Background: A computed fold for a 105-nucleotide RNA from a soil metagenome, annotated as SAM riboswitch aptamer (S box leader). RNAcentral holds the sequence, with entries from MGnify. Its mean pLDDT, the model's own confidence on a scale to 100, is 82.
[in-house]
RNA sequence: UCAUGUAGAGUGGCUGAGGGACGAGCCCUUUGACGCCACGGCAACCGGAUCAGAAUCAAUUCUGACCGUCAGGUGCCAACUCUCUCCUGGAAACAGGGAACAUGA
Numbered sequence: 001u002c003a004u005g006u007a008g009a010g011u012g013g014c015u016g017a018g019g020g021a022c023g024a025g026c027c028c029u030u031u032g033a034c035g036c037c038a039c040g041g042c043a044a045c046c047g048g049a050u051c052a053g054a055a056u057c058a059a060u061u062c063u064g065a066c067c068g069u070c071a072g073g074u075g076c077c078a079a080c081u082c083u084c085u086c087c088u089g090g091a092a093a094c095a096g097g098g099a100a101c102a103u104g105a
Base pairs, nucleotide, nucleotide: 001105002104003103004102005101010039011038012037013036014035018028019027020026023084024083025082040077041076042075045073046072047070048067050065051064052063053062054061055060081100086097087096088095089094
């Protein structure tokens, strides 16, 4: 910089008081949070397989579809990114956008 962020997916062991990014709220948590480990799972960004199309003399490249029974690289497995904060519309509920953050390339 670009893309995505309303879906999906947890058990056990160790430890022992915090955690959900920040502020506010609200929530989770000694019926064990956060973290670590083991195993399991989700998803399909990258990589890989297959098929089709396009470009090229060709090597090859590009695009699309599809496969997770694909032993790969990441990520993720409370709550819409938990909600709000700024702008626009609206009486409100709410809707749209932005910022920030997260993940990937």